This is a predicted structure of a 353-nucleotide part of an RNA (small-subunit ribosomal RNA, central domain) from a metagenome. It matches the Rfam family "Bacterial small subunit ribosomal RNA". Rfam links the family to the GO terms structural constituent of ribosome and ribosome.

Context: one part of a larger RNA
RNA sequence: UUGGGCCUAAAGCGUCCGUAGCCGGUCUAGUAAAUCCUUGGGUAAAUCGUACUGCUUAACGGUACGAAUUCUGGGGAGACUGCUAGACUUGGGACUGGGAGAGGUCGGAGGUACUCCAGGGGUAGGGGUGAAAUCCUGUAAUCCCUGGGGGACCACCAGUGGCGAAGGCGUCCGACUAGAACGGAUCCGACGGUGAGGGACGAAGCCGUGGGGCACAAACCGGAUUAGAUACCCGGGUAGUCCACGGUGUAAACGCUGCGAGCUUGGUGUUGGGGGUCCUACGAGGGCGCCCAGUGCCGGAGAGAAGUUGUUAAGCUCGCCGCCUGGGGAGUACGGUCGCAAGACUGAAACUU
Numbered sequence: 001u002u003g004g005g006c007c008u009a010a011a012g013c014g015u016c017c018g019u020a021g022c023c024g025g026u027c028u029a030g031u032a033a034a035u036c037c038u039u040g041g042g043u044a045a046a047u048c049g050u051a052c053u054g055c056u057u058a059a060c061g062g063u064a065c066g067a068a069u070u071c072u073g074g075g076g077a078g079a080c081u082g083c084u085a086g087a088c089u090u091g092g093g094a095c096u097g098g099g100a101g102a103g104g105u106c107g108g109a110g111g112u113a114c115u116c117c118a119g120g121g122g123u124a125g126g127g128g129u130g131a132a133a134u135c136c137u138g139u140a141a142u143c144c145c146u147g148g149g150g151g152a153c154c155a156c157c158a159g160u161g162g163c164g165a166a167g168g169c170g171u172c173c174g175a176c177u178a179g180a181a182c183g184g185a186u187c188c189g190a191c192g193g194u195g196a197g198g199g200a201c202g203a204a205g206c207c208g209u210g211g212g213g214c215a216c217a218a219a220c221c222g223g224a225u226u227a228g229a230u231a232c233c234c235g236g237g238u239a240g241u242c243c244a245c246g247g248u249g250u251a252a253a254c255g256c257u258g259c260g261a262g263c264u265u266g267g268u269g270u271u272g273g274g275g276g277u278c279c280u281a282c283g284a285g286g287g288c289g290c291c292c293a294g295u296g297c298c299g300g301a302g303a304g305a306a307g308u309u310g311u312u313a314a315g316c317u318c319g320c321c322g323c324c325u326g327g328g329g330a331g332u333a334c335g336g337u338c339g340c341a342a343g344a345c346u347g348a349a350a351c352u353u
Stems, first nucleotide, its partner, number of pairs: 003325004007307002012321001014201004021194003025088007033081001035077007048066007091191001092188003095184003103177007110154002114150008125136002162169002205248007215241002220236004258320006266298009276288004302309002326353003335346004
């Protein structure tokens, strides 16, 4: 509970695709389902309105007329919605041009550091901390040099820079592949928006099978600290982190802000594209305006409880979806669906306050 809301109070699904549904650009003609007008029929009684009237009045009652809702027949209207037909180009899509990008998948190559092994040099410490100790080291460590193996990662460039629907993406080269922006005197002609169900993707962690394992490191074992220390600090260290193929499907999955469209003062950076002008040592060079698209900062009106927000709106409107309705109990129980499991999704009540 016919309401008001969802950045921070409860509330935007993690993200996208898309079925039904809902909504839908400009013009013309037709139609008249819907809508509106008119006129008949019908519209029980009570109730309600008006007038009159009966109880001394009123409440209450009676009589007459009327109103109201829904239904139906006839006639009419033609703006809006619908339907039919035709046309259009602004929405949308396609094509095309030169550019931008850590977008994705696969393959190959490289770099520093680390670590291990071997050889050489060299000798007593090294390491670690607030201080220490555990630990390593005379079977020669730490340190220096040379060679080889291994796995992980990708410094500087690097930028409120870029790309992606989100998660996310950063050495170089190649192959395959996707999307967006800008420009165009090209084409289609409303083909669109949203989206219950549904589907796909989805960090980290965890699970399965097989590999790999340098370093880091839950668990675990020691050393310290401490009243204790199942911690913080130190020495070790296994899962795991890495690869391939499956599964799980959750996060402060955050801009704590759903998607799409239109409208509404500005200033200043920056990225990509286009175009103008000036300079030029003519270089994909430099300076300064303009347009489109993105991404930041500041801020006007407005909005807002305020913080703030403010053309990337939380302003003014429209369409569609999701969600909220005091705290706890509880994201629990039960049931169901999914999962190998862990668990996920759906999701109460008693009771309490």
The prediction has a mean pLDDT of 88.